[in-house]
RNA sequence: AAAGUGAAACGGGUGAUCGCGGCGAGGCCGAGGAAAGUCCGGACUCCAUGGGCGAGGAUGCUGGGUAACACCCAGGGGGAGAGAUCCCCGGUAAGGGCUAUAGAGAAGCAAACCGCCUGCGGGCAAGGGUGGAAAGGCGAGGUAAGAGCUCACCAGCUGUCGGGCGACCGGCAGGCUUGGCAACCCCCAUCCGGAGCAAGUCCAAGCAGAAAGGGUUUGAGGACGCCCACCGAAUCCCUUUCGGGUAGGAUGCUGGAGGGUUAUGGUAACAUAACCCCGAGAUAGAUGAUCACGCGAACAGGAUCCGGCUUACAGUUUCACUUUCCCU
Numbered sequence: 001a002a003a004g005u006g007a008a009a010c011g012g013g014u015g016a017u018c019g020c021g022g023c024g025a026g027g028c029c030g031a032g033g034a035a036a037g038u039c040c041g042g043a044c045u046c047c048a049u050g051g052g053c054g055a056g057g058a059u060g061c062u063g064g065g066u067a068a069c070a071c072c073c074a075g076g077g078g079g080a081g082a083g084a085u086c087c088c089c090g091g092u093a094a095g096g097g098c099u100a101u102a103g104a105g106a107a108g109c110a111a112a113c114c115g116c117c118u119g120c121g122g123g124c125a126a127g128g129g130u131g132g133a134a135a136g137g138c139g140a141g142g143u144a145a146g147a148g149c150u151c152a153c154c155a156g157c158u159g160u161c162g163g164g165c166g167a168c169c170g171g172c173a174g175g176c177u178u179g180g181c182a183a184c185c186c187c188c189a190u191c192c193g194g195a196g197c198a199a200g201u202c203c204a205a206g207c208a209g210a211a212a213g214g215g216u217u218u219g220a221g222g223a224c225g226c227c228c229a230c231c232g233a234a235u236c237c238c239u240u241u242c243g244g245g246u247a248g249g250a251u252g253c254u255g256g257a258g259g260g261u262u263a264u265g266g267u268a269a270c271a272u273a274a275c276c277c278c279g280a281g282a283u284a285g286a287u288g289a290u291c292a293c294g295c296g297a298a299c300a301g302g303a304u305c306c307g308g309c310u311u312a313c314a315g316u317u318u319c320a321c322u323u324u325c326c327c328u
Base pairs, nucleotide, nucleotide: 001324002323003322004321005320006319007318008317009316010315013293014292015291016290017289018288020030021029022028023027032299036310037309039308040307041306042305043304044196045195046194047193056192057191058190059189060188061075062074063073064072065071076089077088078087079086080085090187091186095185096184097181098180099179113128114127115124116123117122136154137153139151140150141149155177157174158173159172160171161170162169163168200251201250202249203248209242211241212240213239214238215237218234221231222230258277259276260275261274262273263272264271265270
């Protein structure tokens, strides 16, 4: 220098004028790294809740971190790459099921289309062919031809010894060997009540109320009839109170598993301590416009709050590492 790999940061600044939301109001503060998708995990709230088993769901190498997780860190094994690095992860040797087409044969003492051998009864599983996959791989010996039939190496399994908390790794011995799919059923281990801020709580117009009181209008009726006075169920209107509660208002609401620096412990994720900082809180929902500084063009905007994951992103910057080339 070129090509790459992995992390991290920014993603529009300053001033002036006007405008918008909040507050303790001549002032101060005012969207994001993803505020997004709403996919996981929690806090919080209400409801439910004797215990156990089962069903159902989720997770899935090991150890650690965390409030918790499907997240993070470290490690293990397998795969890809020249490498930095990246991707994957329980069990198929408990049992069942599936394995299309093709192919002779698709899974348990397998099979014979071409082929090889033959004593023509048969034997074989090397070679061809089919397939995503063909019954350990490869080489030598061996044989009528062949075959773990025998042997070396490699892979796997079982036993054993050693190392590691563990996943697992290494040595030795043995017999000769067991296809794939568990995001098919299933097995094993661990975890899991339901609904969600439109949760929930408080205040409370109007309207309605066959809930109570007061005033008032009319007044059935009360005595054998009538008149007057009185009592009076019910009723009209007005009014007060009442509980529930609509509109509306308040609360929940933002100072928190919060951020920064330093120290300590730890490989790390992270934890602890000290000091410092406060960084939106609306309710149809506030962030904009103009001008100047040479240009201002990404994805996109809070709605209870946090921890993650995933997806989108113009233009940039920094650090570490890999490979190749050049110069000293």

This is a predicted structure of a 328-nucleotide RNA (Bacterial RNase P class A) from Kosmotogaceae bacterium UBA1373. The model forms 92% of the base pairs in the Rfam consensus. Taxonomically the source falls in Kosmotogaceae (Bacteria, Thermotogota, Thermotogae, Kosmotogales). It was read from a public genome assembly, where an Rfam model found it. The prediction has a mean pLDDT of 79. It matches the Rfam family "Bacterial RNase P class A". Rfam describes the family as follows. Ribonuclease P (RNase P) is a ubiquitous endoribonuclease, found in archaea, bacteria and eukarya as well as chloroplasts and mitochondria.